[in-house]
Context: one part of a larger RNA
Molecule: large-subunit ribosomal RNA, domain IV
Organism: wallaby gut metagenome
Formats: sequence, structure tokens, C1' cells
RNA sequence: UCAUGGUUAAGGAACUAGGCAAAUUGACCCCGUAACUUCGGGAUAAGGGGUCCUCGUGAGAGCGAGGCGCAGAGAAUAGGUCCAGGCAACUGUUUAACAAAAACACAGGGCUGUGCAAACUCGAAAGAUGAGGUAUACAGCCUGACACCUGCCCGGUGCCGGAAGGUUAAGAGGAGAUGUCAGCAGCAAUGUGAAGCAUUGAAUUGAAGCCCCGGUAAACGGCGGCCGUAACUAUAACGGUCCUAAGGUAGCGAAAUUCCUUGUCGGGUAAGUUCCGACCUGCACGAAUGGUGUAAUGAUCCGGACACUGUCUCAACCAUGAUCCCA
Repeated sequence: UCAUGGUUAAGGAACUAGGCAAAUUGACCCCGUAACUUCGGGAUAAGGGGUCCUCGUGAGAGCGAGGCGCAGAGAAUAGGUCCAGGCAACUGUUUAACAAAAACACAGGGCUGUGCAAACUCGAAAGAUGAGGUAUACAGCCUGACACCUGCCCGGUGCCGGAAGGUUAAGAGGAGAUGUCAGCAGCAAUGUGAAGCAUUGAAUUGAAGCCCCGGUAAACGGCGGCCGUAACUAUAACGGUCCUAAGGUAGCGAAAUUCCUUGUCGGGUAAGUUCCGACCUGCACGAAUGGUGUAAUGAUCCGGACACUGUCUCAACCAUGAUCCCA
């Protein structure tokens, strides 16, 4: 000097990003126990009191009398509590060895496919899985208890349905064209050239798909701008106009979302960029990519209070061990 453990006057979070760490609380019995609530809970809520020994009595619980100590769950093991909010309903799962969470899962909800030799999946196939199951089943995707709900848009993309028309492959088809060549013409050069063979090849025919016509958003997704207007002012129920497939409904809102921003007002503090309640000017919330609430739950996150403390003011001492020095 460090590590680990212990004690500490007065104060008691002034420490710090943050009460991190430590301290407090702690067992059993009795009394008592709020908001809220899904009536189960919340709850060991909170907050109080008791606990030893001897004798008597009693079936016992206990009651009565007496006694000792600073202290009676006499040592050890053994919840700190409350208020308000975010997120996730919950128990559970996860990054073996930096993340345990608001992430994943979940019961519940929905859409889609699948009629059984099922769809899906594996395999070249045989075959297997699904399943020795049969639509109250299986598979895929989304949402995520519960309560109240889940608005508008099918123009784009996807999916489903349609088949009149357009486009369209191989194939079928074979109008023609070309090469070659017997022959013919020519003195020759060369020209012409049937059949055959070969190379090409137009019309016509030709499925799905695409175009096209409908449907479908708990499919992927999307859900406006400008101008004016009321007898103070301000604002605009109202009107005009442009554009769109349709212009964001309910609810919520400076939010895990708000840039400006420490927005403004209120609360809490002596003092509050955080927190809580409002407002709405939503840069850039919004309805199963779910919206808004919500009791209970949480080694979750944010704010506050009481208790408690060496976290601190501000440090001291003790024990054990290490470092260091000497032998």
C1' cells in the first nucleotide's frame, strides 16, 4: 500500500450515471391490514404486541405467582417497505464463455392451403414424413391473456376466379427460294435445266402465360394540398379550388415515437434537461406490421418517499492474508 472481514462520535445519500455496495428487515404466535381487482387476489400489504427460567393450577391451550439479565426467535440460518409510471398479460425460453430483456415462446384470435394414394417436407427413385391421424385434423403465415374495439382504399404488387378478343413456343404445315445434276443450246466462254437428293422456308394451325375482365387488405401495402370566411381580437362549425385508389375514423399523443425542445401550464424539490398530470403546433402515433385500457406477475426499465446505513462529510481503529525489507 492492497485484499477480505469487523467496529465507529455527530450527521444520514450531502456519495454517485444510479443508494452500486453495505446496512435495515427477517422465525413462530396474536391483533390489524388500503387503493385497485379478472373477486382468485393485492397480503407476510402497511402497522403494532408477544417469545426466557421456577413454582402452582389445568386434559390441553393457557392462566396465576415469583425470579434473572443490557439483551429471552439471547448464537447461526431466515422478506426492507411504500407511492407513481413505461413495457411485456402470466409460469416459461434465449446470445454454453461480455446482452436474461421490452427479444422468443405462450394460451387465445384470424387468414390461407389440404377430401386422404391429402397438402406440406425429405429423396434421383423406390419410399418415408404428415399419421397407423382424416377438416373439432394437418400444414403455412400473422397477431399474442382478458376488456372495449379493429375505420377508409383493390389504382400498384401478390393471390383467386374468368374466358370472348389481342400476343405467343416447340410441333404440324410446305406456298415458294437456293444448291447440285442427266439433258438441251452454243465453236467456246457460258446459259438454261426435268426427276432425285440436299439446304432453306411464307400462309395456315398451335397451350399455359402475359395483355384483358372481375374479386380479395387479420394479403404486401397506402390513408393529401392551397385559399377565403363569424359584429373586439383570435379561431374557423362553413365555402371555394386542385389532385387522389382512398385522403387517417375510434382511441392515444413532446410518447421506448417530438427535430425545434430543458415546448407551455400544473404537481413534487429550497433548487427538477429526468419523473407524474394536462395541452395538441403528431418534424415523423394509429387500429392483428394490431389501437387503447388493464388486476396479477417481473433478478425488467424510469421517478419519488420512509426506514437504514462508512456511499459520503472524513476518516480512524482492529483481525486475517498479500506486497515490500531484513534474517